Notes: RNAcentral holds the sequence, with entries from ENA. Transfer RNA from a Clostridia bacterium, 71 nucleotides, folded computationally. Rfam family: tRNA. Rfam classes the family as a transfer RNA.

[in-house]
RNA sequence: GCAGGUAUAGCCCAGUGGUAAGGCAGCAGCUUCCCAAGCUGCGGAGGCGGGUUCGAUUCCCGUUACCUGCU
Numbered sequence: 001g002c003a004g005g006u007a008u009a010g011c012c013c014a015g016u017g018g019u020a021a022g023g024c025a026g027c028a029g030c031u032u033c034c035c036a037a038g039c040u041g042c043g044g045a046g047g048c049g050g051g052u053u054c055g056a057u058u059c060c061c062g063u064u065a066c067c068u069g070c071u
Base pairs, nucleotide, nucleotide: 001070002069003068004067005066006065007064010024011023012022018054026042027041028040029039030038047063048062049061050060051059
């Protein structure tokens, strides 16, 4: 330098154009003499900039970071 892949919450991770799912962690409540465990509930998220579309995490272009391969 070229090609491919990945980017979603504090961490891990799902979702083939129509309300962003789940686990751990956090907070509140229940339970308990207390703690732990357990149960119920709550809040928080699509790297960045554009385009297409009634509507984009999803499709397209660029860009950034990381990983892999080639030279």
Lineage of the source: Bacteria > Bacillati > Bacillota > Clostridia.